[in-house]
C1' cells in the first nucleotide's frame, strides 16, 4: 500500500405570517426543507436506502418506489495544427421559471405536527488482526 475479515463511532431537514371556520402547523394565499454513492458541485440524471406488498429455512430474497425545463458559462475531451483554429462538453455551476415528497393518527384533507422510531438503513470515518 492492496484484498478478505472483525469491531467501534457517526449516519434527515422543514409551518414564520395571513385568511376561512366551533374546530385546520392538515384546507386557501404567500413561507420553509432536501438521506447515501456515482458523475463537472444534483431533492428532479444513473444507482441505492427508507416506507409499503409478497415469500421465507427468519439469515434474507423478490416486487413496488415521486418530481425539470429554458438560456448562459466552459472544468474537461477530441480533431486539426505546431500554435493556431474548430467541434463537443453540467437536467449538477450561474440566471430564470416550474415541479415532487411513504404509512398510521388527528375536532378538518399533513413533505413540515404526533406515532412506529432510544428502531432500521444506503453509506461515512476510525481502530484491530492476517498476508504481500
Nucleotide at each position: 500500500u492492496g484484498a478478505a475479515u472483525u469491531c467501534u463511532u457517526c449516519g434527515g431537514g422543514g409551518c414564520c405570517g395571513g385568511g376561512u371556520g366551533u374546530g385546520a402547523u392538515u384546507c386557501c394565499c404567500g413561507a420553509c426543507c432536501g438521506g447515501c454513492g456515482g458523475u463537472a458541485c444534483a431533492g428532479u440524471c444513473c444507482g441505492c436506502g427508507a416506507c409499503c406488498c409478497g415469500c421465507u429455512u427468519c439469515g434474507g430474497c423478490g416486487g413496488c418506489u415521486g418530481a425539470a425545463c429554458u438560456g448562459g458559462u466552459g472544468a474537461c475531451u477530441c480533431u486539426u495544427u505546431u500554435u493556431u483554429a474548430g467541434a463537443g462538453a453540467a437536467u449538477u455551476c450561474c440566471a430564470g421559471u416550474a415541479c415532487c415528497g411513504a404509512c398510521a393518527g388527528u375536532u378538518a384533507u399533513a413533505g413540515u405536527c404526533u406515532g412506529g422510531a432510544u428502531g432500521a438503513g444506503a453509506g461515512a470515518a476510525g481502530a484491530g488482526g492476517u498476508u504481500u
Model confidence (mean pLDDT): 84 of 100. FMN riboswitch aptamer (RFN element), 132 nucleotides, folded computationally. Rfam family: FMN riboswitch aptamer (RFN element). Rfam's curators write: The RFN element is a highly conserved domain that is found frequently in the 5'-untranslated regions of prokaryotic mRNAs that encode for flavin mononucleotide (FMN) biosynthesis and transport proteins. This element is a metabolite-dependent riboswitch that directly binds FMN in the absence of proteins. In Bacillus subtilis, the riboswitch most likely controls gene expression by causing premature transcription termination within the 5' untranslated region of the ribDEAHT operon and precluding access to the ribosome-binding site of ypaA mRNA.The FMN riboswitch structure, reported in present an FMN-bound six-stem junction, adopts a butterfly-like scaffold, stapled together by opposingly directed but nearly identically folded peripheral domains.